[in-house]
Record summary
The part of an RNA shown here (large-subunit ribosomal RNA, domain I) has 530 nucleotides and comes from a metagenome. It matches the Rfam family "Bacterial large subunit ribosomal RNA".

Context: one part of a larger RNA
C1' cells in the first nucleotide's frame, strides 16, 4: 500500500417534533388624515445594547368595569421596591403625545436651520414660553390635499404573442400610466322587448350556445329573444297655471308687457298635467324626532377516579368504578372523558344598537273641456371615427367631433336599408336599497397541504446582514433535559484553553460547538495478500 473487521474523528442527511407557512369557508370591519395620518427620527429604564412598549406626565397618567395574588415586558442573575387600604393584567373611556413626514410661516442635503406679529417671564435684552402666520375652493360658516391590500367608474392605451411568415385581424380595451369615490361601485323604473301572443326597471347567477351570426369566411371573435332561479322598489324635478318679492320698458297715469328670483301647483303614454265643476282622505316610505330593547367588551359558573404492579416518570396494562347537552381540542415526567387549561350548556354587561312601536313630514280620487304644457342648436342628416356578435356590408341602433338642422300632441321615436299597414313607446332634467366583486386587517373553523433544502423571501430580531451611485437584488440560520438539577470539589495544565476524576440526571458518545446522527472524506488496532 491494498481488503476485511472494530473503535473513532469529521459531517449534518434521515427519522421524530412544531412557535410558521399554504389554501380554503363563514362572520366582522371596510377607513386613517390639518383636532397632523400612514411611516420614521429621537429619546424615555437603578444598570439598558438590541427587540417589544411609551413620548420631556416618556417600561407611562386618570375614571369606570373585570379579575383575586402576586407582580416590576423578552430577560430565569444581583440590588432596590410596588401588592388584600386589591397591585400586576384584561376590557371599555379619556389624558399626554419632542421632531421629522401631506408638512401647511421662511428655507432646506427629511428628522435641521432662519424669521414676522401677539401675549406672558424680565430692570433690561440680541436669552426663555404660549398663540398665530402655506396654498386651493368658497361671501363666510367651512371644505380640500397625504396614505391605504384588492374590488369599482372613468381618461389614456401598447408589444410581444396567434395567424406556424405578414399587413386587415389577433393579443385587447389587456398591461402600464393618469383621474374619481365607495363599503361596495356601476347600471337602474321603457322614446324596452316582443310578434298578431304576450312580457313589464337594473344587476347576478344556470340555460339557451360555442347556437344566430361575424371572420385576409384563416387564425379566431361571438350574442340576442326564451326559459329557470338569486333580490326586489319605486320616486323627485323643468313646463302650463297661481301667488309674492325685486328690475326693467312704455303709457292717454287707469294700466300693458317683459326679465329673474322664492313659494304652490305639477310630473304622465289605456297620455298625463294645467283650467272648469264634484268630493274629500287611504296603502306606504329610502326622511327627522322619541321609544324600546335582541344582541352587545373584559369576565364568571360548569359533571366524573381509585388501587396494584412495571418504569426515573403512568396518562399504557391488570383490577374495579363514574360523568356524558361535555368522548372537540391542548398540556401534564410515557399512550387522561373523570388531573390542568378548555369543551357542550347556562350566566354577566359599559358604550353602541338592527327588526319593532308613537308621532311629524311626503303621498290620492271622479268627471268636463281642447285654451294652454310636456325638457332644442335637442332629434335627424352629410362627412370623418368610435361602441354593439356584427371588419362598411343592405346596416338599423348607441356615442364623439364637423356643418347643416326639425316637428312640437291633428305631435314625436323604435320594430335591422328604405315605404306602407300593424304594434310597442315618450328622446333631448334628476335620484334609487338589496340581489352580483373585493380583502389590508380582526374573529372563528377546516384540510386525501407542507413539516426547516419543504412550507412565505422571513417558524430565528428579515425585506434584516449582504450587493448596487441608484431603481433594485436579497440570503443563510430551529430542536439539551421531564425539569437547569446548566457538574460543588480535586487534580494535569502558562491558562478565563481543554482535558482527567467527582457530582446531577432515566440517559452526559443528553454538556450547551447539546434529540436522532446517514455518506463522502480522515485515523487508530488487529487480520490475511503484496
Nucleotide at each position: 500500500g491494498g481488503c476485511g473487521c472494530a473503535c473513532g474523528g469529521g459531517g449534518g442527511a434521515u427519522g421524530c417534533c412544531u412557535u410558521g407557512g399554504c389554501u380554503c369557508u363563514g362572520g366582522c370591519u371596510g377607513g386613517c388624515g390639518a383636532c397632523g395620518a400612514a411611516g420614521g427620527g429621537c429619546g424615555c429604564g437603578a444598570c439598558a445594547a438590541g427587540c417589544a412598549g411609551c413620548g420631556a406626565u416618556a417600561u407611562u397618567c386618570c375614571g369606570c368595569g373585570g379579575g383575586g395574588a402576586g407582580c416590576c415586558g423578552c430577560a430565569c442573575a444581583c440590588a432596590g421596591g410596588c401588592c388584600u387600604c386589591g397591585a400586576u393584567c384584561c376590557g371599555c373611556g379619556g389624558g399626554u403625545u419632542c421632531c421629522c413626514g401631506a408638512a401647511u410661516g421662511g428655507g432646506g442635503c427629511a428628522a435641521c436651520c432662519c424669521g414676522g406679529c401677539g401675549c406672558c417671564u424680565u430692570g433690561a435684552a440680541g436669552a426663555g414660553g404660549c398663540g398665530c402666520c402655506a396654498c386651493c375652493c368658497g361671501a363666510g360658516a367651512g371644505g380640500g390635499g397625504g396614505c391605504c391590500g384588492a374590488c369599482c367608474c372613468g381618461g389614456c392605451g401598447a408589444a410581444c404573442u396567434g395567424a406556424a411568415a405578414c399587413a386587415u385581424c389577433u393579443a385587447a380595451g389587456u398591461a402600464a400610466c393618469c383621474g374619481g369615490a365607495g363599503g361596495a361601485a356601476g347600471a337602474g323604473a321603457a322614446a324596452a322587448c316582443a310578434a298578431u301572443a304576450g312580457u313589464g326597471a337594473u344587476c347576478c347567477c344556470g340555460c339557451a350556445a360555442g347556437u344566430a351570426g361575424u371572420g385576409g369566411c384563416g387564425a379566431g371573435c361571438g350574442a340576442a329573444c326564451g326559459c329557470g332561479g338569486g333580490c326586489c322598489a319605486g320616486c323627485c324635478c323643468a313646463a302650463a297655471c297661481c301667488g309674492g318679492g325685486c328690475c326693467c320698458g312704455u303709457c292717454a297715469a287707469g294700466g300693458c308687457g317683459g326679465g329673474c328670483c322664492c313659494g304652490g301647483g305639477g310630473u304622465u303614454g289605456u297620455a298625463g298635467g294645467g283650467c272648469c265643476g264634484c268630493a274629500u282622505u287611504u296603502a306606504g316610505c329610502a326622511c327627522c324626532g322619541g321609544g324600546g330593547g335582541a344582541c352587545g367588551a373584559a369576565g364568571c359558573g360548569g359533571a366524573a377516579c381509585g388501587g396494584c404492579a412495571u418504569g426515573g416518570g403512568a396518562a399504557g396494562g391488570c383490577c374495579g368504578g363514574c360523568c356524558a347537552c361535555a368522548g372537540a381540542g391542548g398540556g401534564u415526567g410515557a399512550g387522561a372523558g373523570c388531573c390542568c387549561c378548555u369543551u357542550a350548556c347556562g350566566c354577566g354587561c359599559a358604550a353602541g344598537g338592527a327588526g319593532c312601536c308613537c308621532g311629524g313630514g311626503c303621498g290620492a280620487g271622479c268627471g268636463g273641456u281642447a285654451c294652454c304644457c310636456u325638457g332644442a342648436g335637442u332629434a335627424g342628416g352629410u362627412c370623418g371615427g368610435g361602441g354593439c356578435c356584427g371588419g362598411a356590408g343592405g346596416a338599423a341602433c348607441c356615442c364623439c367631433g364637423u356643418c347643416c338642422g326639425a316637428a312640437g300632441c291633428u305631435a314625436g321615436c323604435g320594430g335591422c336599408a328604405c315605404c306602407a299597414u300593424c304594434c310597442g313607446c315618450u328622446a333631448a332634467g334628476g335620484c334609487u336599497a338589496a340581489a352580483c366583486a373585493c380583502a389590508u386587517g380582526c374573529c372563528a373553523g377546516a384540510g386525501a397541504c407542507c413539516g426547516a433544502u419543504a412550507g412565505a423571501g422571513u417558524a430565528c430580531c428579515a425585506g434584516u446582514a449582504c450587493c448596487g451611485u441608484g431603481a433594485g437584488g436579497g440570503a443563510a440560520a430551529g430542536g439539551u433535559g421531564a425539569a437547569a438539577a446548566g457538574u460543588a470539589c480535586c487534580c494535569u495544565g502558562a491558562g478565563c484553553a481543554a482535558g482527567g476524576g467527582g457530582g446531577u440526571g432515566a440517559a452526559a458518545u443528553a454538556g450547551a460547538a447539546c434529540c436522532u446522527g446517514a455518506a463522502a472524506c480522515c485515523g487508530u488496532g488487529c487480520g490475511c495478500c503484496u